[in-house]
Background: The prediction has a mean pLDDT of 81. Transfer RNA from Haloarcula argentinensis, 72 nucleotides, folded computationally. The RNAcentral record of the sequence draws on ENA. It matches the Rfam family "tRNA". About the family: Transfer RNA (tRNA) molecules are approximately 80 nucleotides in length. By type it is a transfer RNA. RNAcentral records the identical sequence in 3 taxa.

Order: sequence, then C1' cells, then structure tokens
RNA sequence: GCGCCGGUGGUCCAGUGGUAGGACAUUGCCUUCCCAAGGCAAUAGCCCGGGUUCAAUUCCCGGCCGGCGCAC
Repeated sequence: GCGCCGGUGGUCCAGUGGUAGGACAUUGCCUUCCCAAGGCAAUAGCCCGGGUUCAAUUCCCGGCCGGCGCAC
C1' cells in the first nucleotide's frame, strides 16, 4: 500500500430502515442478627463528517481506530 472483518453505556455482546436490548458492573431499596446470595428500581450507549430517505445505529461515500491476510 491492497483486500476482508469490526467500532453500540464502565466491560462483554445482540439488534439491521420506524421507541436501542441483554448480561456483568455501579447506586438505592427490600430481604437477613451480619455478610453473601436473591428480588425490585435507577444511572449510563450507536467512532467522526457527508449523502439517500418522510425517517439512518442500520443503506451509500469518505475519514479515523482496531484485528486478520497478502504484498513490499
């Protein structure tokens, strides 16, 4: 440099045009003599810019970052 795959709360992952969901973590409450476990609730997210569309996390183009392969 070229090709392919990926980027979603603090972490790991799902979602694929129409309200973004799960697990873990954190905080609060319940439960308990206390702790752990368990239950309920809350907090918090679509890498950036442009395009298409009534509507984009999703489709298209470019960029940035990461992984793998090829080449030098």